[in-house]
Molecule: Glycine riboswitch aptamer
Organism: Burkholderiales bacterium
RNA sequence: GUGGUCACGGGGAAGAGCGCGGCCGAGGCGUUCCACGGCCGCCGCCGAAGGCGCAAGCGCCCGCAAUCGCUCAGGCACAGGAACUCCGCGACCGG
Numbered sequence: 001g002u003g004g005u006c007a008c009g010g011g012g013a014a015g016a017g018c019g020c021g022g023c024c025g026a027g028g029c030g031u032u033c034c035a036c037g038g039c040c041g042c043c044g045c046c047g048a049a050g051g052c053g054c055a056a057g058c059g060c061c062c063g064c065a066a067u068c069g070c071u072c073a074g075g076c077a078c079a080g081g082a083a084c085u086c087c088g089c090g091a092c093c094g095g
Base pairs, nucleotide, nucleotide: 003093004092005091006090008088009087010086011085012084017043019042020041021040022039023038024037025036027034028033044076045075046074050072051070052069053068057064058063
């Protein structure tokens, strides 16, 4: 100097109904109307937190394994989150 792993800070980061109904809350208003939030139910979807299963491959007691598959969880206006990636910084490991 470089490689790998992890932590912290910052940047980037896709996909899918602002769906329908009920209850509750708090507002507006021309009062049973409008839009908002929460919970529950229903139908339709997404996958890149996590989780599960396998392929190549690795390993050889047992198995491990992806951005692939599943969709339990999570999510489907904005926001938030987000695998992954870049920068900064630190620790450890290897050559």